[in-house]
Context: one part of a larger RNA
Molecule: large-subunit ribosomal RNA, domain I
Organism: termite gut metagenome
RNA sequence: AGCGCAGGGAGGAUGCCAGGGCGCCACCAGCCGAAGAAGGACGUGGUAAGCUGCGAAAAGCCGCGGGGAGCCGCAAACAGGCAGAGAUCCGCGGACGUCCGAAUGGGGAAACCCGGCGGAGGUAAUACUCCGUCACCGUAUGAUGAAUACAUAGUUAUACGGAGGGAACCCGGGGAACUGAAACAUCUAAGUACCCGGAGGAAAAGAAAGUAAGAACGAUUUCCUAAGUAGCGGCGAGCGAACGGGAAAGAGCCCAAACCUGAAGUUUUCGGACUUUGGGGGUUGAGGUGCGGCAAAGAAGCAAGCGCGAAGCAUAGGUGAAUACAACGCGCGGCGAGCCGUAACCAGAGUACCGCAGGACACGAGGAAUCCGGCGGGAAGCAGGGGGGACCACCCUCCAAGGCUAAAUACUGAGUGGCGACCGAUAGAGCAGAGUACCGUGAGGGAAAGGUGAAAAGAACCCCGGAAGGGGAGUGAAAGAGAACCUGAAACCCUGCGUUU
Repeated sequence: AGCGCAGGGAGGAUGCCAGGGCGCCACCAGCCGAAGAAGGACGUGGUAAGCUGCGAAAAGCCGCGGGGAGCCGCAAACAGGCAGAGAUCCGCGGACGUCCGAAUGGGGAAACCCGGCGGAGGUAAUACUCCGUCACCGUAUGAUGAAUACAUAGUUAUACGGAGGGAACCCGGGGAACUGAAACAUCUAAGUACCCGGAGGAAAAGAAAGUAAGAACGAUUUCCUAAGUAGCGGCGAGCGAACGGGAAAGAGCCCAAACCUGAAGUUUUCGGACUUUGGGGGUUGAGGUGCGGCAAAGAAGCAAGCGCGAAGCAUAGGUGAAUACAACGCGCGGCGAGCCGUAACCAGAGUACCGCAGGACACGAGGAAUCCGGCGGGAAGCAGGGGGGACCACCCUCCAAGGCUAAAUACUGAGUGGCGACCGAUAGAGCAGAGUACCGUGAGGGAAAGGUGAAAAGAACCCCGGAAGGGGAGUGAAAGAGAACCUGAAACCCUGCGUUU
């Protein structure tokens, strides 16, 4: 020195664990903000670094309700307090709420600096301090008012509104490429990603100028089906309906106009007419208005009989306040239904439609209807007009060019509960708490780190040592569980013994 055996050290694998994660489901909840949000900075405790709470009234103040013996957060300890005259704690309402932040008096390198005006404190007077107020834009109304006579622009006052934030979901305006086509250009990816605007607890859509087909249906939305069908397609890759059927839910309405009328203005042949605006009327495809004709309900009460059926009670325990919120409950407000005839009036115009070039429709210009906007052209007026996949006729069907509309649907940042052939500390989230430490000028990047014990009973006291550490003693089931603490593998190191050279 090698090998073997044994005993240790070091190390932190493995096993076990759970206050952490991952995925999904159900229910609930779903907006906040100039009355200053979201998010922060700085403060705030007797001692107080962090977290949490709170805001100079600062781990809190007041009221109401619950509750009933302890309490002064995580979090020990000391000191000191509170509590049956009901504390701590929980719910609801209120008070306070520094500074920054849309940030809004002006500025600014966020949490800072500097002001105007009014009031208060203070001073001999300033200074200084405190409270209130002062941004911009839009709309309405009023005042004022240039060049320029009337006027307008502008200026200004008051009131109301806006501004910013929000995980995903929604609508709209823009809008890729990789990729696929085994290359690639039409095409695909995909109207996806991404950017912008806007809204809400949902959004959007929505009450037929619909879908159909000789029969009919009757707003919208969502699901199943129809169906990977019909189609579209360098007929390649691929894209991909609808009608109909079955479900969920269910709800329908208001204007414009004709006509009547108020006010103001313009005009007038003084009869009126016109313009603007307000009120009434009216809302449909079985229309409305006008004219002519016709009709109807009705206060209060009511037998038998018939029908319906509230509250209440029961339906797999019972009970539960104030307050807040909510409803199908209550209150207020608005709106609301005839019939027949007549055919005079009304019924959404730079609209429908056409051309050109585009876009959307499953549909790539195609025989290409339908829908949308750009440029140009440009109707009819109910004896009217649109649609039924070029177009025409017949037939059927609907009424565009104004608006509103719950539910069924989407999502999950937050709350509650549940589930898992999900993880178990190199896993599972990046984080068993951390967007911390740390890195970067910055945008941004971004860790490691769990386990004594049932209970600290966390080792009084003695001994060696300066200490660290250790030996006794004691605790404990265990200390070979002693805080570098469950288990404690391997590499690596040491000791003893054996053996080999």